Predicted 3D model of a 174-nucleotide RNA (Lysine riboswitch aptamer) from Anaerobranca californiensis DSM 14826.
Model confidence (mean pLDDT): 80 of 100.
RNA sequence: ACAUGAGGUAGAGGUCGCGGUAUUUAUCAGUACCUUAAGGGAGUCCGAAAGACGAUGAAGCUUUGGGAAAGGAAAUACCGCCGAAGGGAAUAUACCUCAAAUAUAUUCCCUGGGACUAAGGUUAAUAGCCUUAGGACUGUCACAGUGUUUUCACUGUGGAGUGCUAUUUCAAGA
Repeated sequence: ACAUGAGGUAGAGGUCGCGGUAUUUAUCAGUACCUUAAGGGAGUCCGAAAGACGAUGAAGCUUUGGGAAAGGAAAUACCGCCGAAGGGAAUAUACCUCAAAUAUAUUCCCUGGGACUAAGGUUAAUAGCCUUAGGACUGUCACAGUGUUUUCACUGUGGAGUGCUAUUUCAAGA
């Protein structure tokens, strides 16, 4: 010098890389809900219990006058990053009358990345999000081949992020 094992640090993939916060806007929706009048005649509020309202008239229908919000989305700005992040299962905690949902944490498993198409789920939605599958694209490494044959470039095949590149520490080999 080279290669191996165990660590540290810094980076790359992309023209829609990943996630978060804030503001504005549209949608949600003339919906929920309140109210006027007529008619109606015993239920309504919900997953259950409890409770509340109701013959001094419930629900549903018609009608008058009012009329949201949350979640999700787009744009802009800022922040954190490159298992960024997402999904599945289990457990625990918080919340709650119980449950469900939601949030957080831990463990295990899957996915390199974005888009398109199809199916399913979620949703007010044909938007968006999630899962599965498909054929391409793209980044990376390995192998094989070709080419100005160190470098490097191209083509083909295949793998996965506990990866790849650069650098550095320790150990042992030589």
NCBI's taxonomy places the organism under Bacteria, Clostridia, Eubacteriales, Anaerobranca, Anaerobranca californiensis.